[in-house]
RNA sequence: AGUUUAUAUAGAAGAAGCGAGAGAAUGAGCUCUAUGACCUUCUGGCAACCACGAAAAAAUUUCGCAAGGUGCUACAUCUCACCCAAAAAAGGGAAAUAUAAAUU
Numbered sequence: 001a002g003u004u005u006a007u008a009u010a011g012a013a014g015a016a017g018c019g020a021g022a023g024a025a026u027g028a029g030c031u032c033u034a035u036g037a038c039c040u041u042c043u044g045g046c047a048a049c050c051a052c053g054a055a056a057a058a059a060u061u062u063c064g065c066a067a068g069g070u071g072c073u074a075c076a077u078c079u080c081a082c083c084c085a086a087a088a089a090a091g092g093g094a095a096a097u098a099u100a101a102a103u104u
Stems, first nucleotide, its partner, number of pairs: 001104008013043005021032003026081004044073003049069002052064005077096001082093003
C1' cells in the first nucleotide's frame, strides 16, 4: 500500500513549544484562528476494537475489566455535490474517509 469484516451514537483538556493558516481531498458554503489556531511534546482523561476474566455455547453471544496493543480527546465523518424522494425544507442510501481486527 491492497483486500475483507465491523463501527463511525455518545464521551473525554490542561500546560509548554512553534508561529499562520486549520477543519482528509476538489469546488461552494459554514466554522476555528495573533485573546496564538493547526501541529509537536508532556501530563491527564474518554471509549472499549484487540487482549484479559466470567457464563452459556455449534458458529458465537452476553456481562465485566482497564495493568497491556491501538484509537480518540472543538463544532463534526460539518453541509451541499452522486442516487431515491421532493415545490422547498426535512428524510433515506451510495461513494469517499477514519479507526480496529484479520489477511496479501
The RNA shown here (SAM riboswitch aptamer (S box leader)) has 104 nucleotides and comes from an uncultured Bacteroidota bacterium.
Rfam family: SAM riboswitch aptamer (S box leader). About the family: The SAM riboswitch is found upstream of a number of genes which code for proteins involved in methionine or cysteine biosynthesis in Gram-positive bacteria.
It was read from a public genome assembly, where an Rfam model found it.
Its mean pLDDT, the model's own confidence on a scale to 100, is 79.